Model confidence (mean pLDDT): 86 of 100. c-di-GMP-I riboswitch aptamer from Paenibacillus anaericanus, 87 nucleotides, folded computationally. The sequence is in RNAcentral, with records from Rfam. It matches the Rfam family "c-di-GMP-I riboswitch aptamer". Gene Ontology term of the family: cyclic-di-GMP binding. Rfam describes the family as follows. GEMM was predicted in a large-scale screen for bacterial structured RNA regulatory elements.
[in-house]
């Protein structure tokens, strides 16, 4: 150096609810709590996917409906990076 992942060892991250808070909104942050997670580490205009839809186009007398991401999701896929042991 590649593979791999136990019935090991040191650890490690924390989901849903629920509280607060930020934000149109998905979401985010803290805190509680622990569903799981061998990368549940990092990367989101330069990978694919999925979510919302303010603002803006458009249709509607109106109520509303559609479209759209340089807004979000990495605990969907994927790159990239890594602790121990096995072989």
């Nucleotide at each position: 150096u590649a593979u791999u992942g136990a019935u090991a060892a040191a650890g490690g991250c924390a989901a849903a609810c629920c509280c607060a808070u930020c934000g149109a909104a998905a979401g985010g942050u803290g805190g509680c709590g622990g569903c799981g997670c061998a990368a549940a580490a990092c990367u989101a205009u330069a990978g694919g996917g999925g979510c919302u839809a303010a603002c803006g186009c458009g249709a509607u007398u109106u109520c509303u409906c559609g479209c759209u991401a340089c807004g979000c999701c990495a605990g969907c896929c994927a790159g990239u990076u890594a602790c121990c042991g096995a072989u």